[in-house]
RNA sequence: CUCUUCGGGGCAGGGUGCAAUCCCCGACCGGCGGUAACAGUCCGCGAACCCGAGCUUUCGGGCCGACCCGGUGGAAUUCCGGGACCGACGGUGACAGUCCGGAUGGAAGAAGAG
Repeated sequence: CUCUUCGGGGCAGGGUGCAAUCCCCGACCGGCGGUAACAGUCCGCGAACCCGAGCUUUCGGGCCGACCCGGUGGAAUUCCGGGACCGACGGUGACAGUCCGGAUGGAAGAAGAG
């Protein structure tokens, strides 16, 4: 450098209502690389969204959420204990991290072959 494969999880139960997995109580989930030791919340990346160029794919730029206390230790906002917090766009009879859709897509990247 080329090719192949892989590459995101989640509202149980209940309340109100004609109607809600969208509201309320409650429940549940956590992509990739890094790090003095294991991270949704540290550092960075990707997806999504916005702008411009190209318009077949793509390229450049922008935007991009959230953590504390105690303990152990040489070392942990990463482990253990406790208590918190966060989550694109479009859709919907009613407001969505969890339903449906773009997406049988793409990607950070991981593994393998030549």
Molecule: FMN riboswitch aptamer (RFN element)
Organism: soil metagenome